[in-house]
RNA sequence: AGAGAAGGACGGGUGGUCGCUCGCCACGAUCCCGUGGCGGGAGGAAAGUCCGGGCUCCACAGGGCAGAGUGCUGGGUAACGCCCAGGGGGGGUGACCCUACGGACAGUGCCACAGAAAGCAAACCGCCGCACCUGCGACGGAGCGGGAAGGGUGAAACGGUGAGGUAAGAGCUCACCAGCGGCUCGGGUGACCGCGCCGGCUCGGCAAACCCCACUUGGUGCAAGGCCGAAUAGGAGAGCAACCGGGUGGCCCGCCCGCGCUCUCGGGUUAGGCCGCUUGAGGCGUCGGGUAACCGGCGUCCCAGAGAGAUGACCACCGCCCCUCGCGGGGCACAGAACCCGGCUUAUAGUCUUUCUCUGGCG
RNA sequence: GCGGGAAUAGCUCAGCGGUAGAGCGCCAGCCUUCCAAGCUGGGGGUCGCGGGUUCGAAUCCCGUUUCCCGCUCCA
Numbered sequence: 001a002g003a004g005a006a007g008g009a010c011g012g013g014u015g016g017u018c019g020c021u022c023g024c025c026a027c028g029a030u031c032c033c034g035u036g037g038c039g040g041g042a043g044g045a046a047a048g049u050c051c052g053g054g055c056u057c058c059a060c061a062g063g064g065c066a067g068a069g070u071g072c073u074g075g076g077u078a079a080c081g082c083c084c085a086g087g088g089g090g091g092g093u094g095a096c097c098c099u100a101c102g103g104a105c106a107g108u109g110c111c112a113c114a115g116a117a118a119g120c121a122a123a124c125c126g127c128c129g130c131a132c133c134u135g136c137g138a139c140g141g142a143g144c145g146g147g148a149a150g151g152g153u154g155a156a157a158c159g160g161u162g163a164g165g166u167a168a169g170a171g172c173u174c175a176c177c178a179g180c181g182g183c184u185c186g187g188g189u190g191a192c193c194g195c196g197c198c199g200g201c202u203c204g205g206c207a208a209a210c211c212c213c214a215c216u217u218g219g220u221g222c223a224a225g226g227c228c229g230a231a232u233a234g235g236a237g238a239g240c241a242a243c244c245g246g247g248u249g250g251c252c253c254g255c256c257c258g259c260g261c262u263c264u265c266g267g268g269u270u271a272g273g274c275c276g277c278u279u280g281a282g283g284c285g286u287c288g289g290g291u292a293a294c295c296g297g298c299g300u301c302c303c304a305g306a307g308a309g310a311u312g313a314c315c316a317c318c319g320c321c322c323c324u325c326g327c328g329g330g331g332c333a334c335a336g337a338a339c340c341c342g343g344c345u346u347a348u349a350g351u352c353u354u355u356c357u358c359u360g361g362c363g
Numbered sequence: 364g365c366g367g368g369a370a371u372a373g374c375u376c377a378g379c380g381g382u383a384g385a386g387c388g389c390c391a392g393c394c395u396u397c398c399a400a401g402c403u404g405g406g407g408g409u410c411g412c413g414g415g416u417u418c419g420a421a422u423c424c425c426g427u428u429u430c431c432c433g434c435u436c437c438a
Stems, first nucleotide, its partner, number of pairs: 001359010012318007020041009043334001047345002050343005055221001057219002062253004067217005072086005087101001088099004102212002107210002109206003124151002127146004132141002159177006178202001180199004185194003225275004235265006244258004267437002282301008319332005364434007373387004381418001389405005411427005
């Protein structure tokens, strides 16, 4: 210098004018409200609603079945399918990246086409032996048998290479390698790793197919739920003490309520007011523990809360990008809270920055 | 805001691991004087999109886009 790898921060700025919304205060009015002042007013994803929790009501969420989810190990956390650290496997020269990564001798199922054969048995071509026919003899033909090394099919064909051995061959035997199982030793909390010995030679794939194992899991979602108010027909039907109805959700049990109560239909209100509602697993700074995720102590701050409706517009200067010789002109990514929080995923113009790798050059 | 579902030919739908199909429509031929009906034949598909699992994906898993449906209160 070029090409990369892994992160982090930001994501227009300043000033002026005019507005919008929420809270508090003051004044006027007192039924709504109006004016003025002060303070607050979108994001890293507020998004998708994919997970997890808080909170709410049903029982304080109880038992069983079914269903659903997760799936290497250790840790973090309120919890998780998230995060951190590690192990195994795969990719890259490397920094580094990816990984749904339990079980295929518990059982069932599938493996299309091709192929002899797709899972326990099997032989199309070719190889070899024996006896027979034609025959001088065979290289030809048919039969019985051996074997699975070679060819061929396929995504996948029952270890690989070499030597011995044989009629031909084969883990049949041997050496090395790969893999599996057993025993012993060492390291690690563990997943697992390393050394040695022995064995039989070798065991197909799919569980994001059913399933098995382990663990987790009740439902409901702020339109939850509570209080007040307005209006209507308190109208019709069903049930009511148990083997019934409802809460209760896929089912059963259990629990709770049931003589004026429950459910359904019908009726009223165009959707009223208040609470829930924003102080919270909270932000920032600092110190300490921990490899880290994270945790703890101290100090400090209060930072949107609506009508599912506000959070803006214009001007000037600056910043960046595009067009243009220039004057000048145009543009500023993705996108916008709705009960709250922790994650994940997806979208995102551009700017700044840290560490590291490879290649080339120079010293 | 919350919950649920769908996407396959021009239209309506089936297919749910093994070569993508049906009906209507379209095109051509036959029939008819001509048209319609009828008969015969034919063309037409990124299975919404992007990844993954698998030998193999419309189908299974994950993400994403678009569309559709339901959910108020009072007695």
Two RNAs folded together computationally: RNase P RNA and transfer RNA, 438 nucleotides in total. It holds a member of the Rfam family "Bacterial RNase P class A". The prediction has a mean pLDDT of 77.